[in-house]
RNA sequence: GGGCAGGUAGCUCAGUGGGAGAGCACCGCACUGAAGCUGCGGGUGUCGGGAGUUCGAUUCUCUCCCUGCCCA
Numbered sequence: 001g002g003g004c005a006g007g008u009a010g011c012u013c014a015g016u017g018g019g020a021g022a023g024c025a026c027c028g029c030a031c032u033g034a035a036g037c038u039g040c041g042g043g044u045g046u047c048g049g050g051a052g053u054u055c056g057a058u059u060c061u062c063u064c065c066c067u068g069c070c071c072a
Stems, first nucleotide, its partner, number of pairs: 001071007010024004018055001026042005048064005
């Protein structure tokens, strides 16, 4: 330098045009002498950045950045 895959919550990931979600973790309350367990409640997010298409973009297109693998 070229090709492919990926970038979404603290972590692992789902979501492929119209409500941003799951598990774990975390926080609050109840329970306890105090914890743990359990129950109830809480999503904590510029969906990597920018631009385009569209009535509408996490999703489609272009470009840039980052990570991994392959080729040279």